[in-house]
RNA sequence: AGAGUUUGAUCCUGGCUCAGAACGAACGCUGGCGGCAUGCUUUAUACAUGCAAGUCGAACGGGGAACAGCUUGCUGUUCCUAGUGGCAAACGGGUGAGUAACGCGUGGGAAUUUGCCCUUUGGUGGGGGAUAGCCAGAGGAAACUCUGGGUAAUACCGCAUAUACUUGGCAACAAGAAAAGAUUUAUCGCCAAAGGAUAAGCCCGCGUCAGAUUAGGUAGUUGGUAGGGUAAAGGCCUACCAAGCCGAAGAUCUGUAGCUGGUUUGAGAGAAUGAUCAGCCACACUGGGACUGAGACACGGCCCAGACUCCUACGGGAGGCAGCAGUAGGGAAUAUUGGACAAUGGGGGAAACCCUGAUCCAGCAAUGCCGCGUGAAUGAAGAAGGCCUUUGGGUCGUAAAGUUCUUUCGCUUACGAGGAUAAUGACAUUAGUAAGAUAAGAAGGUCCGGCUAACUCUGUGCCAGCAGCCGCGGUGAUACAGAGGGACCUAGCGUUGUUCGGAAUAACUGGGCGUAAAGGGUGCGUAGGCGUUUUUUUAAGUGGAUUGUUAAAUCCUUGGGCUCAACCCAAGAAUCGCAUUCCAAACUGGAAAAAUAGAGUAUGGGAGAGGAGAGUGGAAUUCCUAGUGUAGAGGUGAAAUUCGUAGAUAUUAGGAGGAACACCAGAGGCGAAGGCGGCUCUCUGGACCAUUACUGACGCUGAGGCACGAAAGCGUGGGGAGCAAACAGGAUUAGAUACCCUGGUAGUCCACGCCCUAAACGAUGAGUGCUAGACUUUGGGAGCUUUUUCAGUGUCGCAGCUAACGCGUUAAGCACUCCGCCUGAGGACUACGGUCGCAAGACUAAAACUUAAAGGAAUUGACGGGGGCCCGCACAAGCGGUGGAGCAUGUGGUUUAAUUCGAUGAUACGCGAAAAACCUUACCAGCUCUUGACAUGGGGAUUUCGGACUCUGGAGACAGAGUCCUUCGGUUCGGCCGGGUCCUACACAGGUGCUGCAUGGCUGUCGUCAGCUCGUGUCGUGAGAUGUUGGGUUAAGUCCCGCAACGAGCGCAACCCUUAUCCCUAGUUGCUAACAGGUCAUGUUGGGCACUCUAGAGAGACUGCCGGCGUUAAGCCGGAGGAAGGUGGAGAUGACGUCAAGUCCUCAUGGCCCUUACGCCCAGGGCUACACACGUGCUACAAUGGCCGGUACAAAGAGCAGCGAGACCGCGAGGUGGAGCGAAUCUCAAAAAACCGGCCUCAGUUCGGAUUGCAGUCUGCAACUCGAGAGCAUGAAGUUGGAAUCGCUAGUAAUCGUAGAUCAGCAUGCUACGGUGAAUACGUUCCCGGGCCUUGUACACACCGCCCGUCACGCCAUGGGAGUUGGUUCUACCUGAAACCGGUGCGCUAACCGCAAGGAGGCAGCCGUCUACGGUGGGGUUGAUGACUGGGGUUAAGUCGUAACAAGGUAACC
Repeated sequence: AGAGUUUGAUCCUGGCUCAGAACGAACGCUGGCGGCAUGCUUUAUACAUGCAAGUCGAACGGGGAACAGCUUGCUGUUCCUAGUGGCAAACGGGUGAGUAACGCGUGGGAAUUUGCCCUUUGGUGGGGGAUAGCCAGAGGAAACUCUGGGUAAUACCGCAUAUACUUGGCAACAAGAAAAGAUUUAUCGCCAAAGGAUAAGCCCGCGUCAGAUUAGGUAGUUGGUAGGGUAAAGGCCUACCAAGCCGAAGAUCUGUAGCUGGUUUGAGAGAAUGAUCAGCCACACUGGGACUGAGACACGGCCCAGACUCCUACGGGAGGCAGCAGUAGGGAAUAUUGGACAAUGGGGGAAACCCUGAUCCAGCAAUGCCGCGUGAAUGAAGAAGGCCUUUGGGUCGUAAAGUUCUUUCGCUUACGAGGAUAAUGACAUUAGUAAGAUAAGAAGGUCCGGCUAACUCUGUGCCAGCAGCCGCGGUGAUACAGAGGGACCUAGCGUUGUUCGGAAUAACUGGGCGUAAAGGGUGCGUAGGCGUUUUUUUAAGUGGAUUGUUAAAUCCUUGGGCUCAACCCAAGAAUCGCAUUCCAAACUGGAAAAAUAGAGUAUGGGAGAGGAGAGUGGAAUUCCUAGUGUAGAGGUGAAAUUCGUAGAUAUUAGGAGGAACACCAGAGGCGAAGGCGGCUCUCUGGACCAUUACUGACGCUGAGGCACGAAAGCGUGGGGAGCAAACAGGAUUAGAUACCCUGGUAGUCCACGCCCUAAACGAUGAGUGCUAGACUUUGGGAGCUUUUUCAGUGUCGCAGCUAACGCGUUAAGCACUCCGCCUGAGGACUACGGUCGCAAGACUAAAACUUAAAGGAAUUGACGGGGGCCCGCACAAGCGGUGGAGCAUGUGGUUUAAUUCGAUGAUACGCGAAAAACCUUACCAGCUCUUGACAUGGGGAUUUCGGACUCUGGAGACAGAGUCCUUCGGUUCGGCCGGGUCCUACACAGGUGCUGCAUGGCUGUCGUCAGCUCGUGUCGUGAGAUGUUGGGUUAAGUCCCGCAACGAGCGCAACCCUUAUCCCUAGUUGCUAACAGGUCAUGUUGGGCACUCUAGAGAGACUGCCGGCGUUAAGCCGGAGGAAGGUGGAGAUGACGUCAAGUCCUCAUGGCCCUUACGCCCAGGGCUACACACGUGCUACAAUGGCCGGUACAAAGAGCAGCGAGACCGCGAGGUGGAGCGAAUCUCAAAAAACCGGCCUCAGUUCGGAUUGCAGUCUGCAACUCGAGAGCAUGAAGUUGGAAUCGCUAGUAAUCGUAGAUCAGCAUGCUACGGUGAAUACGUUCCCGGGCCUUGUACACACCGCCCGUCACGCCAUGGGAGUUGGUUCUACCUGAAACCGGUGCGCUAACCGCAAGGAGGCAGCCGUCUACGGUGGGGUUGAUGACUGGGGUUAAGUCGUAACAAGGUAACC
């Protein structure tokens, strides 16, 4: 310090997630030792048991025990002690419920008290009456209580005295008000007063969570006066008077919460938190109350009420662990009913001493931090074994074993500081030291797809499972599970939870708002914020310095102590704040005085759809009246509804009425925005320019507030021509509640009143200043001549900005001021609540839940029922077909034991198959074989294999028997070597079994379309662009020109083959002109190579020449010459890629599967089935024809298990026979259409030939299923083929025959060959396909895309809801415990007064005020639940449509 994740890729915005640190943690697996810490975060739930606050006999009377003295019943000593009395118990310890508060923090203040302690001064005189204990008696279950008697004090009460205090008084002064002794020689006490220290109470400034869907709150409330009360100021309380006080700088209300030092994190600023330790506060079963006291309204005190628990003799009583242990419960979860007062501290005491669950220790827990160990060295045969493997090896791995060594920790034994000062040690088997034994007792957890360090095998097969995010898993998973190996950490390792960080993702430091979320619809203006120049002054802000405080601990630095560290100790630094005093006066603020540059006023002008009211004008639509006139009009893509013979439409004239204002008109003008358009008048707002004069900061912004605010809508009353939601009808359509058409009501118009929203947009708040220009335009001025200035309005553009697009003096630039707004997407412009509204609704505005994206700009593609240009038998123009018939063939389907498999839009379907009777053959039902039909290797045997024939069984394979023929090479003569055959065991063979979506190779298609890329450079943040686009041209990215591009590659073209012309060479098997021989005739023979031809080598064509067009180009058009002319014709040749296209059944091949079978052999059957559907063909339907006869002219091929001549036989298929020929020699071989002659005469025919019968031929072991010819006979459908659809542009279509491959036989198929030989193309609007440019896009699996809503099913959270049931709070009334206070006090009464009676005073009792709990009624608020109901979200393959994205097929949206 960053990383992953939106996309095909990019940049940005933006969320989600991860890596770090921390914890009072918990859970899983594991666990050796020690030190230091920490340990109910949940039910402030309930608590059994024990302990946690006592002490003092030197305050007091008594009681008891022991001892002593002896006078034997007294004295003394010591110890213990219930009670009276004193002090303590208000500390220490616990908890965080309540509390949003002067509670806490910080800094100040004045009107106070303070036991014990310290200092100082003074005093301590003299009396009195009770009472507990005790004794006696009584009641009660108990707790305990009552009556009588007697008694002490440092208990209680007078009197005396008293400088302080209180009261009276101006003052002097007067009055009131104190004490305690003990013990024996010195102290401890007591009283009063002053001061201090400590502690406490009170007041104030500032700071201290969230919510405005809480906006008003408050009657003792705010203040005053008087009184009361308190230690003390004060409405703290009471009476009276006044009407205040708090609040947008957030009162009140609601929710949550103890606060702080600190802790965690962070670079910091911050954010979160408030365990342990420390300070403060609050509380002590719940609520109320006071008493005592220096101090409490009191955790281990009292009274009352309530809930709960316990005891009870039922009459009454007792209790309060949020003290330490412990128990139950709750919970994911948190320890021992331990030891000791040895230390530190506290209470009491004169002290000894006692008490102390404070404290110090121990126990439990890896809960955390820190330290140590589980051994060290050597050791390669790189052992065994595991795992992997390309089978060679690699790895675990010096790891182990082995050898040598050590003993930390732990164990055993012995010794042993310090905490302690003279004594006293719980801890304690202390820490530590020494000796001894033995490698001995001591390693796990998570992870290994990326982020993120670490990889292989096996299993599984979208299953099981994993997952923090992205995502893995559908048969080759580094992502699941196991294993081997590896990485990381280590007595721990992971997971979960929480906090901070990363997150600049709330932005003070340090973000944004044109399009990503975000500028209020617009103005006026209140509070507030901000504000021109100069001078003087002040000192609030500001700056500097001083002083005080900022508790300790913590953090930091340094040093020190435990062997180190954690930990502890000491010192220092720091503590940003608050207060205090002094100084300064630049800036901000305050005060005063001035100024004029901001702002405004006056004067003079011109511009304008600025606003309001009144009047008025013409054109047009519609309607009415009348005329002319006749059959249609209207409307549409086409129609119909509709109007019209009752006279429409059209046309002429007149009239009525409402609404809107053509041309001018413009990117123009005005207005704050919405918005404003005929003309005239009246009233009226604002801006601009020019000139001087005046005021003197009067300014800017603007939360709330007020006003305006399109359209639609609402209310009341008018008006209503046209248009037109709703509605009706007609069309369209699968449907059409739409788009189109005919009608048509609200409404649109006016007046008044509401509504208050818009994509109210420049998606751009207002104001001020600064920062290049160019051009257009509106208004004013100067100047007139090109110009210039002010204010507007637009286009381009520099710098700069921006994610980019773009903005650019009219900023989205550079700055300042003020306001509004945003913080992932959805839920949600929603719910609830509130305000407004007549309503519709508007404004304000969440959460649960779901999700990893949503989004902006730009890029490359693809696509569009977008555009432009261009091409192609793409259309058009033609010719001939298919689709109808019969047959052939392939496919689907069906059937079957099997009808083997594959191909299946174009790009499958006369395709793989260039030949299914057996074979082929892969299929079916059977019969056999099991190292196998075939290959290699081991052992053994055999020296040979093999072939022909016969017989037996069998369908055959096969098995058995016999006869005959033939019998490998080398040789050292050894089955010795090589080869062969057989037998046998195991490795293996074998598989047309699966996966073409694991693959190679090959192939189809786009497409013989003209495209596809690269290097360098340049542009862009980048994906990418440029080049390759543009202007021409071409069949062509072909070429030319231009150009931030310059070049290059794969394609195009050319090079290759063939064909068309010529020349040269060669001349047999070809040819035969001239010469010769021969024949009925024929290159038949001699001879010849001229010609044809054959096959080698050349020539030839290049827009080369001429003219025109074109840019002087490329090129195009025409012409000449030429056999051929603009690629001459044809072929081979197929760029980058697309279709997971096809093929595992050509071959090869990974993986999987079968192994007496999914392998091999055999015979038979099947692939040939047949209600049907489709594709491709053949033959036809006839006269351009059929039949009969005659007669010409090819090319290219094939041939020895072959082609097979002549001859003979057969009607024929064919047969007999065999010449010639391995072929320019011989043969197949006859070419056919054509041509000549004849017949047929338009018909189901002399067309057509299917089907069937009979008798036959050929091939072949074999033609039944299931071959092909031939003869005779039979003579079906069919008379030109619906919708639709195919091929072809010249030697082509059409038509005619020939040959070949395959092949024993079988061709309408396929391939090749020649003969005859057309028609048409105006043209590119349309259909299909393609290329280039451009545009839009929400598509990128790329339109066979994406995607919306209702309905149906499941699940989830949520709103409403008759209500039901809790919490909390307010208010009125009722009741009114205890206690304080007040009154009364007739009953009772020791101290004082009084001779007495009695009095003073006190107590009980009674009454009153106030009041807790409780009760009744009514409100507010909040939670849970509720039949039913509303929408929302989510959920691989449900239904209906197709709304959006392209002009999305009616542009979309508000």
Predicted 3D model of a 1454-nucleotide RNA (small-subunit ribosomal RNA) from an uncultured prokaryote. The sequence is in RNAcentral, with records from ENA. Its mean pLDDT, the model's own confidence on a scale to 100, is 85. Its Rfam family is "Bacterial small subunit ribosomal RNA". Its family is annotated with ribosome and structural constituent of ribosome in the Gene Ontology.